[in-house]
RNA sequence: GGGCCCGUAGUAUAGCUUGGAUAGAAUGCAAGCUUGCGGAGCUUGAGACCGGGGUUCGAAUCCCCGCGGGCCCG
Numbered sequence: 001g002g003g004c005c006c007g008u009a010g011u012a013u014a015g016c017u018u019g020g021a022u023a024g025a026a027u028g029c030a031a032g033c034u035u036g037c038g039g040a041g042c043u044u045g046a047g048a049c050c051g052g053g054g055u056u057c058g059a060a061u062c063c064c065c066g067c068g069g070g071c072c073c074g
Stems, first nucleotide, its partner, number of pairs: 001073007010027002013024001020057001029045005050066005
């Protein structure tokens, strides 16, 4: 330098191929309840689509350019 794949809560992930209503669940975190105490149990809450642009009535999803990571070729 060229090709392919990947990027979603703190962590690991579903959804993407086939565009649609408030982006879901787990774990962790915070508060409350419960409890002899609690790290166990129950309830509630906050927290994410790598960045920018385009297409579209509508984009996590499709397209383009970047950024980051992985693999292969030279």